[in-house]
Background:
This is a predicted structure of a 1457-nucleotide RNA (small-subunit ribosomal RNA) from a metagenome.

């Protein structure tokens, strides 16, 4: 240090996620050991029990218990009485402590807390130091005892007693206090000393031991602590904008240790406050702690300091210190004892408990260290504090073993089945024992001579035993290290984001392999970092979020040139401070490391004190260049107000005139015989100003346009003179602010929201027509908003210009500013065309570009991801619409912006193409075939289905095909190939039964080869296999068919561009064609065009089977030639067109074979191939029939007609491409015929199929349902085959339907074509062929041209599409869920007035004493309000949510821009 996500792709905005690091942690899964740390973040809610604060007998007194000495008595091991001693206990009185130490963070936004600084406004017990002292007397009381009241707590009486308790007097002073004189500091009050005078006042206590100590009292000083007060700092929110009466200030007065409205009386009216007062909401605060490169964010666990709280709320006492944690008194709430009358309590100390929570530990040991209260000490207390104990909750170390072992066991795993992985890993050898276990030793921590150790028989040492006791979590699609299989099939599930799973998932689930950490991995929640995504350092605002619509303009910020002064700010140096832990550097001690200890930095921060003086500021004085002012002559739709003009149009009146007029794409309502429209003439009215007119002018903006006049403001420009920095810019504020829209009064042609009636539609509450009302015009008065847009604040400065115009000056010149030229202000253009230019530079690109979006400067405003929302709520404002200020939940993970490549347009332009027109001939009507569909069936196997399926697969379904159905067998199988046992048996034909067959059953007959190995072959059993037209064409592979035989698709290199990408492959000319040619930042080449290649047209040449023979320009075979725009003319740079010659053939001579990147998940798993996935006595196979041909219909392709260009009847001609031994079959002969017969010839230029037919001669028929048509029916037959019923063909006779040229609509065809007209093949036993593919005969009609249909291509354009318009996409209803608003109302908490009772308690007043009284005064009540939150029927919008409903509003001219 980045990454991933918006697109087809890019840049670039922008959010969202991720990878690091941290923790008082929790939770899952897992767990071997030690050190150091650390442990209720939630209920500051409740608390059972044990401790957590005592101590001194060297202050005191009584005896009361315990021990000891000794003595009486008696009931004599005892038990009582009295006495004396005691290093023991309880009670009490004094003194000291108890204000520390412990815990906790609820309140506090504050002098609480940090840092500085002060107390000349202060106070301090125990400690040290220092100086003076300690004298005399008194009254009392608790305890014990008695009595009394209570259940108890406990209270009250009386009697009695001691003190280092208490009182009274005396001294005393560097003490206090009042009054005086003077010194030296210090300047608001004062302080300081060898200070000096006077007055007046106030101490003491003793104990132990008698060497000495402890203690006591008054001053005075120190050190520690404390209390006060300044300056600075110290979160959010203005949808909190004014607060504030002791409030601010004085002066008495009173009260503090102590200064002050502290308090209280008067008196003044002041204090604060957009630099954010008050209110609201949240918080203990530091040092530090985390993170970061830092600045910074965040954060106050655990030590340290400082606050603050103690059940909740007042209040004082005692004391140096409390407004007091385990003290009082009051008031509440809760809890517990009660005899119901009372009384008791306060773990936010350590432990434990209950409960709340996701969540936090033992009711341990010990005072041994260290530290504290007492004590003279000895000690006594200490739950402080030293351990130990539980919890992987952190950090740190240590170990679960080392070393040798196979081309590699086993077992799992994958496998293309050949192998591969796990893996030297195990096994096995051998070593080692950290660690565990056991046995034995054993400290240091003791300061202190003796003793005295919870921890602890602990660390540690040492010896034995044996590798022995010890390994998992979490990942493997990218981001991110690390595959593979099998299960599942948008299910089940994952997912931090993107995203994964709909039958071959490295993303789900198991498994194996792998990675990554390691006693711990993961996961959730929080914090900082990535995040330059609030940017000070380090961003933005034309189009992506963001310039207020637009002047003025106070505060504030910023400020031209000269001097002097100052030293605020600034820079130097130097002093105090900045606790200590932490942090860092480099050491030291614990085996090491975490930890620990001591040293050094360093802690960026405020005070002082010196100094510099350049910029900044502040002050004096000066300047003129910024700014402003006077003159002076032009410019101008600048604005206000009056007056005036003519065209138009509409409406009245009057003539003329008659039948339509308007008005559209087309119409129709409308107008009009009651005289319109159309034309002439008077009038009236109201609104608006053609032409000039422009890129034009002026104005802050919005906006301003016939002509005159008044009045009025601003800019420019010229000369000179003035003032002397007056300036710029502006939050809050003021003022103007298009249209529309209100209000009141006027007006009213034309125009037109709403409405009306006509069209148009499916629908039409729109576009289009005809009318028409508010408005639109005035005059006041409000509204206050726009794409109010250059989507560009506002001012100054700087950095080449050229054109054009508007005004204005000069200058030259001249009869005249006519014209040039040169300046200043303003508008505009100008990167190929061109009147007239290239740039720097800037930018994400587009573009900006002296009118900056360039380079600085100065002030303002705004912006931080779409959506919800410019919305709610609350405040201004306003008649009202409505504006302005302005969120939150939720919800997406993108939304955007610019530019690229398609694609697409009811967007442009060019072009081509049987696309359209020109034309010929058909389809759509009718039978009739053959396919689809649909129906029906057991079954009608399957598959193809806009073009591009449907006479397609199928170039042949009676069986077979065959796949489908019923029925009847058979299971290693109908067909391959292999292994093992057994058979020791060939194999094969095979009479005969039984059956529709298959098939079973069964008789016979012949009876094998060998290398002599049961080796080959058989059958039989097992088994791995086999076999499936089962399924997935959306796993493929091959092959097609369409765009398209359309002219395109690309690459290297170099150019351009941040980059997708672009040139090249645009343009112009031309081709059938990206052919060619010019021209060109391209300059070359592939793929396809095009030729090569076959067919075919003309000539040569060579050869020569066929036919009886012989010619032969014929025929066939093969090879060559020829055609190239090569000649000529015209046109054009050039390709090249354009006409001519020649030629068999002319501009590709015709025809094929050939099909470019690519699309269409186009088609095929049933041609075949072939993954996976299925079936196995069936989805496999064999057989017998059926079926695949069914038949109300509807569609596609054809056949055949509907007839005279025709039909029958006879008679003559002329082809050509094929085919043939399981075959073609002649000739004769028999049949009406089909066809039989019969055999000749052919393995084919010999023989047969093989008579072509149309056509022409000649002859009928004469417009009819016919001598047209031939279906359909019947009888008779023929042929193939095992077989012709379901279901073939053909013949002969008979029969004799439909149909008279076919509606909307639709198909081919540009010449040897269309059209007609016969032939041949292939499949095949036959045949449904009227079909397919070929061959030939006769043989034509058009094209004038590209508007229009459809389809291609090329460039250009727009776009919110890229699955690319069959695109995208809105908005209403309807369903479900979610949040949020509003709501009659309704519940709660907060803070605050007002009254109202008033505990304790100080203070006070009467009174002297027991009390009473007075303001205050916590809690309570009582009311009216405020503010914040909860909840509600019900309503409104809002978000979300594969496949409802209605339109189609927006994206293209989006179909009304």
């Nucleotide at each position: 240090a980045g990454a991933g996500u918006u697109u087809g792709a890019u840049c670039c905005u922008g959010g969202c996620u991720c990878a690091g690091g941290a923790u008082g942690a929790a939770c899952g899964u897992u767990g071997g050991c030690g050190g150091c740390g650390u442990g209720u973040c939630u209920a500051a809610g409740g608390c059972a029990u044990g401790c957590a604060a005592g101590u001194c007998g060297a202050g005191c007194g009584a005896u009361c218990g315990g021990c000891c000495c000794a003595g009486a008595u008696u009931u004599u091991u005892a038990a009582u009485c009295a006495g004396g001693g005691u290093a023991c206990g309880g009670a009490g009185c004094g003194g000291c402590a108890a204000a520390c130490g412990g815990g906790u963070g609820a309140g506090u936004a504050a002098c609480a807390c940090a840092u500085u600084a002060g107390u000349a406004a202060u106070c301090u017990a125990c400690c040290u130091u220092c100086g003076a002292g300690a004298c005399g007397g008194g009254a009392a009381u608790a305890g014990c005892c008695c009595a009394u009241u209570g259940a108890a707590a406990a209270a009250u009486g009386g009697a009695u007693u001691g003190a280092u308790g208490c009182c009274c007097g005396a001294u005393g002073g560097u003490c206090a206090u009042g009054g005086g004189g003077g010194g030296u500091c210090a300047a608001a009050u004062g302080a300081c000393a060898u200070u000096c005078c006077c007055a007046u006042g106030u101490a003491a206590a003793u104990c132990c031991c008698c060497c000495g100590g402890g203690g006591c009292u008054c001053g005075a000083a120190g050190a520690g602590g404390a209390g006060c007060u300044u300056a600075u700092g110290u979160c959010u929110g203005a949808u909190u904008a004014g607060c504030u009466u002791g409030u601010u200030g004085g002066u008495g007065g009173g009260g503090u240790a102590a200064a002050a409205g502290c308090c209280u009386a008067c008196c003044a009216a002041g204090g604060c406050a957009c630099u954010g007062a008050u209110c609201a909401g949240u918080a203990g605060c530091a040092g530090g702690c985390g993170u970061g490169a830092g600045a910074g964010c965040g954060u106050g666990a655990c030590c340290u300091g400082c606050c603050u709280c103690a059940c909740u709320g007042g209040g004082a006492c005692u004391g140096a210190g409390a407004u007091a944690c385990u003290g009082c008194c009051c008031a509440g709430a809760c809890u517990c004892c009660u005899a119901c009358g009372g009384g008791a309590g306060g773990c936010u100390g350590c432990a434990g408990u209950c409960a709340a929570g996701a969540a936090u530990a033992u009711u341990c040991c010990g005072c041994a260290a260290u530290g504290g209260a007492c004590g003279a000490a000895a000690g006594u207390c200490u739950g402080a504090c030293g351990g130990a104990g539980c919890g992987a909750c952190g950090c740190c170390g240590c170990g679960u073993g080392c070393a040798g072992g196979a081309a590699g066991a086993c077992g799992c795993c994958c496998u293309u089945c050949g192998g591969g992985g796990u893996g030297u890993a195990a096994a096995c050898u051998g070593c080692u024992u950290u660690u565990a276990u056991a046995u034995g030793g054993g400290a240091a921590g003791a300061a202190u001579u003796c003793g005295u150790g919870a921890c602890g028989g602990u660390a540690c040492c040492a010896u034995a035993u044996g590798a022995a006791u010890a390994a998992g979590a979490g990942g493997u699609u990218g981001c991110u290290a690390a595959c593979u299989c099998u299960g599942u099939g948008c299910c089940a599930g994952c997912a931090g984001c993107a995203g994964c799973g709909g039958u071959a998932a490295u993303a789900c689930a198991g498994a194996g392999a792998c990675c990554u950490c390691a006693a711990a991995c993961g996961u959730u929640a929080u914090c900082c970092g990535g995040a330059u995504u609030c940017a000070u350092u380090g961003g933005g605002c034309g189009u992506a979020a963001a310039g207020c619509g637009u002047c003025c303009g106070c505060a504030g910020g910023u400020g031209g040139u000269u001097u002097a002064a100052u030293a605020a700010g600034u820079u130097g140096a130097u002093g105090g401070u900045u606790a200590a832990a932490u942090u860092c550097u480099a050491g030291a001690g614990c085996u090491u490391a975490a930890c620990u200890c001591a040293a050094g930095a360093a802690c960026c921060g405020c005070c002082g004190u010196c100094a510099a003086u350049a910029c900044u500021g502040u002050u004096a004085a000066a300047c003129u260049u910024g700014a402003g002012g006077c003159u002076g002559g032009g410019a101008g739709a600048g604005g206000c107000a009056a007056g005036c003009g003519g065209a138009a149009u509409u409406c009245u009146c009057g003539g003329u005139g008659u039948a339509g007029u308007c008005g559209u794409a087309a119409u129709a309502a409308g107008c009009g015989c009651u005289g319109a429209u159309a034309u002439c003439g008077a009038g009236a009215a109201g609104a608006a100003c053609a032409c000039c007119a422009a890129a034009g002018g002026c104005g802050a903006a919005g906006g301003c346009a016939g002509c005159u006049u008044g009045c009025u403001a601003g800019a420019a420009c010229a000369u000179g003179c003035c003032u002397g920095a007056c300036a710029c810019u502006c939050a809050u504020g003021g003022a103007c602010g298009a249209a529309a829209g209100c209000g009141u009064g006027g007006g009213u042609a034309g125009c037109g929201a709403a409405g009306g009636g006509g069209a148009u539609u499916a629908g039409a509450u729109a576009c289009c027509c005809c009318c028409g009302u508010a408005g639109u015009c005035c005059a006041c008065g409000c509204c206050c908003u726009a794409a109010a847009c250059g989507a560009u604040g506002u001012g100054c400065a700087c950095u080449a210009g050229g054109u054009a115009u508007u005004g204005g000056a000069a200058g030259u010149a001249u009869c005249g500013a006519c014209c040039c030229u040169u300046u200043c202000a303003g508008u505009a253009c100008c990167g190929u065309u061109u009147a007239a230019a290239a740039a720097a530079g800037c930018u994400a690109a587009c573009g900006c570009g002296u009118u900056a979006a360039g380079u600085g400067c100065a002030c303002c405003g705004c912006c931080u991801g779409g959506g919800g929302a410019g919305u709610a709520c609350g405040g201004c404002c306003g008649c009202a619409a409505g504006g302005u200020u302005a969120a939150a939940a939720c919800u997406c993970a993108a939304a955007g912006g610019a530019a690229u490549a398609g694609a697409c347009g009811g967007g442009g332009a060019c072009u081509c193409g049987c696309a359209c027109a020109a034309g010929c001939g058909g389809u759509g009507g009718a039978u009739c075939a053959u396919g689809c569909g649909g129906u029906u069936u057991a079954a009608u196997u399957c598959g193809a289905u806009g073009a591009u399926a449907c006479g397609c697969g199928g170039c042949a379904a009676a069986c077979c095909u065959u796949a489908c159905c019923u029925g009847g067998g058979c299971u290693c199988a109908a067909c391959u190939a292999c292994u093992a046992g057994c058979u020791g048996c060939a194999a094969g034909c095979u009479a005969c039964c039984c059956g529709a067959a298959a098939g079973g059953g069964g008789u016979g007959c012949u009876u094998c080869c060998u290398u002599c190995g049961a080796g080959g072959g058989u059958g039989c059993u097992a088994g791995a296999u086999a076999g499936g037209u089962g399924c997935u064409g959306c796993a493929u592979g091959g092959u097609u068919g369409c765009c398209g035989u359309c002219a395109g698709c690309u690459c290297g290199u170099g150019c351009c561009g941040u980059g997708a990408g672009g040139u090249g492959u645009a343009c112009c000319c031309u081709u059938a064609a990206g052919u060619g040619g010019g021209g060109u930042a391209a300059c070359g080449a592939g793929c396809g065009c095009a030729a090569c290649c076959c067919c075919u047209g003309u000539u040569g040449u060579g050869u020569g089977u066929u036919a009886a023979a012989u010619u032969g320009u014929a025929c066939a075979c093969a090879c060559a030639a020829g055609a190239c725009u090569g000649c000529c003319g015209g046109c054009g740079c050039a390709a090249g067109c354009c006409g001519g010659a020649g030629g068999a053939a002319g501009g590709u001579g015709g025809g094929g074979a050939c099909g470019a990147c690519g699309u269409c998940a186009a088609a095929u798993c049933a041609g075949c191939a072939u993954g996976g996935c299925u079936c196995u006595u069936a989805c496999g196979u064999c057989c017998a029939g059926g079926g695949c041909a069914a038949c109300a219909c509807g569609c596609a392709u054809g056949a055949u007609a509907c007839a005279a260009u025709g039909g029958c009847c006879a008679g003559u001609a002329c082809a050509a491409c094929g085919g043939g031994u399981a075959g073609c079959g002649a000739a004769g002969c028999c049949g009406u015929a089909a066809g039989g017969u019969g055999u000749a010839g052919c393995c084919a230029a010999u023989c047969c199929c093989u008579u072509a037919a149309a056509a022409c001669u000649g002859g009928u028929c004469u417009c009819a349902g016919u001598u047209c048509g031939g279906a359909u029916u019947g009888a008779a037959g023929g042929c193939u085959g095992c077989a012709a019923u379901u279901c073939g063909c053909c013949u002969u006779c008979a029969u004799g339907a439909a149909g008279u040229u076919g509606g909307a609509a639709u198909c081919g065809c540009u010449a040897g074509u269309a059209a007609a007209c016969g032939u041949g093949c292939a499949u095949c036993a036959g045949a449904u062929a009227c079909g397919g593919c070929g061959c030939g005969u006769u043989g034509a009609a058009u094209a004038c041209g590209u508007u229009c249909u459809c389809g291609g291509g090329u460039c250009u354009u727009g776009u919110a599409c890229u699955c690319a318009c069959c695109g995208c996409c809105c908005g209403u209803c309807a369903u479900a869920c979610c949040a949020c608003g509003a709501a009659a109302g309704u519940u709660g908490g907060c803070a605050g007035c007002a009254c109202c009772c008033g505990a304790a308690g100080g203070c006070u007043c009467u009174u002297u004493a027991u009390a009473g009284g007075g303001a205050c005064g916590a809690a309570g009540g009582u009311g009216a309000g405020g503010u914040c939150a909860g909840u509600a029927a019900u309503c409104a919008g809002g978000g979300u949510a594969a496949a409802g409903u209605c339109g189609u509003a927006a994206c293209a001219a989006g179909g009304c821009a």
The prediction has a mean pLDDT of 80.
It matches the Rfam family "Bacterial small subunit ribosomal RNA".